Model confidence (mean pLDDT): 83 of 100. Predicted 3D model of a 72-nucleotide RNA (transfer RNA) from Candidatus Hakubella thermalkaliphila. The organism belongs to Candidatus Hakubella, within Bacteria. Its Rfam family is "tRNA". It is annotated as a transfer RNA. The sequence is in RNAcentral, with records from Rfam.
[in-house]
RNA sequence: GGGGCUGUGGCGCAGGGGAAGCGCGCUUCGCUGGCAGCGAAGAGGUCGUGGGUUCAAAUCCCACCAGCUCCA
Numbered sequence: 001g002g003g004g005c006u007g008u009g010g011c012g013c014a015g016g017g018g019a020a021g022c023g024c025g026c027u028u029c030g031c032u033g034g035c036a037g038c039g040a041a042g043a044g045g046u047c048g049u050g051g052g053u054u055c056a057a058a059u060c061c062c063a064c065c066a067g068c069u070c071c072a
Base pairs, nucleotide, nucleotide: 001071002070003069004068005067006066007065010024011023012022013021018055026042027041028040029039030038031037048064049063050062051061052060
């Protein structure tokens, strides 16, 4: 220098045009002698950045950034 893959709550991951969910974690409440365990409720994400397409973009296109990887 070139190619491929990945980037979504604190962490691990789903979602591949009609707009974001699961597990763990966190907060509050209940049960319990009990910071554990179980149950209930809740908070937390301008979907890596900037453009484009579209009535509508996390999703499609382009460029860039970062990580991993292959080739030189």